[in-house]
RNA sequence: GCGCCGGUGGUGUAGUGGUAUCACAUGGCCUUGCCAAGGCCAUAACCCGGGUUCGAAUCCCGGCCGGCGCACCA
Numbered sequence: 001g002c003g004c005c006g007g008u009g010g011u012g013u014a015g016u017g018g019u020a021u022c023a024c025a026u027g028g029c030c031u032u033g034c035c036a037a038g039g040c041c042a043u044a045a046c047c048c049g050g051g052u053u054c055g056a057a058u059c060c061c062g063g064c065c066g067g068c069g070c071a072c073c074a
Base pairs, nucleotide, nucleotide: 001070002069003068004067005066006065007064010024011023012022018054025043026042027041028040029039030038047063048062049061050060051059
């Protein structure tokens, strides 16, 4: 350099056009003699820019980052 795959709360993850999911974590409350466990509630996210569309995390283009493969390495 070329090709393929991927990027979503603090962490991991689901989501192929219409409310962004679940778990962990964190905080509050309940429960308990205390802790742990458990229950309820809350906090918090779509990598960036543009396009298509009534509507984009999702489709298209470009960029950035990561992984894999190939090439170069006089």